[in-house]
Two RNAs folded together computationally: RNase P RNA and transfer RNA, 474 nucleotides in total.
It holds a member of the Rfam family "Bacterial RNase P class A". Rfam classes the family as a ribozyme.

RNA sequence: UGAGAGGCCCGGGCGGCCGCUGAGCGAGAUUCCCGCUGGGGAUCUCACUCGGAGGAAAGUCCGGACUCCGCGGGUCAGGGUGGUUGCCAACAGCAACCGGCCGCGAGGCCAGGGAAAGUGCCACAGAGAAGAGACCGCCGACGUCGAUCACCGCCUUCGGGCGUCAGGAUCGGCGGGCAAGGGUGAAACGGUGCGGUAAGAGCGCACCGCGGUCCUGGUGACAGGACCGGCAAGGCAAACCCCACCCGGAGAAAGGCCAAAUAGGGAAGGACCGCUUCGACCCGAGCACAGUUCCUUCCGGGUAGACCGUUCGAGGCCGGACGCGAGUCCGGUCCCAGAGAAAUGGCCGCCCCUCCCUUCGGGGAGGACAGGAUCCGGCUUACAGGACCUCUCACGCC
RNA sequence: GGGGAUAUAGCUCAGUUGGGAGAGCGCGUGGAUCGCACCCACGAGGUCGGGGGUUCGAGUCCCCCUAUCUCCACCA
Numbered sequence: 001u002g003a004g005a006g007g008c009c010c011g012g013g014c015g016g017c018c019g020c021u022g023a024g025c026g027a028g029a030u031u032c033c034c035g036c037u038g039g040g041g042a043u044c045u046c047a048c049u050c051g052g053a054g055g056a057a058a059g060u061c062c063g064g065a066c067u068c069c070g071c072g073g074g075u076c077a078g079g080g081u082g083g084u085u086g087c088c089a090a091c092a093g094c095a096a097c098c099g100g101c102c103g104c105g106a107g108g109c110c111a112g113g114g115a116a117a118g119u120g121c122c123a124c125a126g127a128g129a130a131g132a133g134a135c136c137g138c139c140g141a142c143g144u145c146g147a148u149c150a151c152c153g154c155c156u157u158c159g160g161g162c163g164u165c166a167g168g169a170u171c172g173g174c175g176g177g178c179a180a181g182g183g184u185g186a187a188a189c190g191g192u193g194c195g196g197u198a199a200g201a202g203c204g205c206a207c208c209g210c211g212g213u214c215c216u217g218g219u220g221a222c223a224g225g226a227c228c229g230g231c232a233a234g235g236c237a238a239a240c241c242c243c244a245c246c247c248g249g250a251g252a253a254a255g256g257c258c259a260a261a262u263a264g265g266g267a268a269g270g271a272c273c274g275c276u277u278c279g280a281c282c283c284g285a286g287c288a289c290a291g292u293u294c295c296u297u298c299c300g301g302g303u304a305g306a307c308c309g310u311u312c313g314a315g316g317c318c319g320g321a322c323g324c325g326a327g328u329c330c331g332g333u334c335c336c337a338g339a340g341a342a343a344u345g346g347c348c349g350c351c352c353c354u355c356c357c358u359u360c361g362g363g364g365a366g367g368a369c370a371g372g373a374u375c376c377g378g379c380u381u382a383c384a385g386g387a388c389c390u391c392u393c394a395c396g397c398c
Numbered sequence: 399g400g401g402g403a404u405a406u407a408g409c410u411c412a413g414u415u416g417g418g419a420g421a422g423c424g425c426g427u428g429g430a431u432c433g434c435a436c437c438c439a440c441g442a443g444g445u446c447g448g449g450g451g452u453u454c455g456a457g458u459c460c461c462c463c464u465a466u467c468u469c470c471a472c473c474a
Base pairs, nucleotide, nucleotide: 001394002393003392004391005390006389007388009386010385012351013350014349015348016347017346018345020052021051022050023049024048026046027045028044029043030042031041032040033039034038054369058380059379061378062377063376064375065374066251067250068249069248078247079246080245081244082243083097084096085095086094087093098112099110100109101108102107113242114241118240119239120236121235122234135182136181137178138177139176142175143174144173145172146171147170148169149168152163153162154161155160190208191207192206193205194204195203209231210229211228212227213226214225215224216223217222255308256307258305265299266298267297268296269295270294271293272291277285278284315334316333317332318331319330320329321328322327352367353366354365355364356363357362399470400469401468402467403466404465405464408423409422410421411420417454425441426440427439428438429437447463448462449461450460451459
């Protein structure tokens, strides 16, 4: 200098003017109430002070806090998780380590338990797809058939002919042997080499792989070593399943509290209506306790509405101790949005960044993704641009 | 604020032990008819919403996004 790897942080700044919103304090106006020289409440306006979106506030994918409901225990079903050890309130998160794969490397990725418990699937192609198989091919040991040759026996007119019981050589067919090579496929029933053989083959041997037992190291995943086994045990569990562990349901529209009008429910009293007794009658008193009725008072549920839950919390910052680390503990310091379907904005000036134009003086356009709603810890997804730290490789120079 | 479902041809929809992408309507061409419709034959038309993963192989199994639809306060 170039190409990369990992991590961490910011994500426009300053000033002026106008505006929105929460809290506090003060003043004023209107209005209501009371025990009325006074006190209290509600609404609005004004002034001052303090505060007012994010790293993801998002998706709602996990995990918790909190609230209500349910709940004697166990098992099954269902769902989830899945190397080991740790961290944590908890987790599918995080840290360190182990194993596998990729990369020259820094590093990255892995739903990373079990396929010698069972079931299932492995299309097409191919001979054969799981206790498999022989298409091409290899062999000619073994059996059998045939051809040729040589040998052999017999006959001969010496040209040759006949025989083939047994045996030899070569070639071919069938049976047979083989699985080395070709070919198919994602995958072909250990790999390489030597020996061996008719050809071959774990058939034998060496190394590697695989499995078993033991030893050593490690908390452990696992690693290393020794001996044994001739190889049986293909892949798929984000197929059913098996194993281990975890899980009650619903979610702030959770839930609590106060409570208007109207309607409806309940209770008491009265009116109307009924019965009976006293009484000649009315009035009145008594009894009964019914009603599609009316009136008054009270009670309870509950809607609108008001308030709580609601923001001080597994909190932020700084320092220290312990730990490789995630993190834990201790000390100091700070208070930092909280609502009515919902405020956090706009303009101007200077600066910063990007793009365009340029007569090189400048001019113009633009500022990523996105916005709280009970609160936290994570994960995932979106994101213009920028700052910093550590490390790797290549080239060059000293 | 909190749940659920769906996405396959122009439209409406099938698609299960993971291996062929399909049906009806519509569209095009030809036939039949004097002509049109019905009818008959043939044909075209697909990023299976997008991306990634598992697998030899994904419309199908898993994860992440996108869009659309739908349900949910309390009392009675």
The coordinates come from a structure-prediction model, not an experiment, and the mean pLDDT is 78.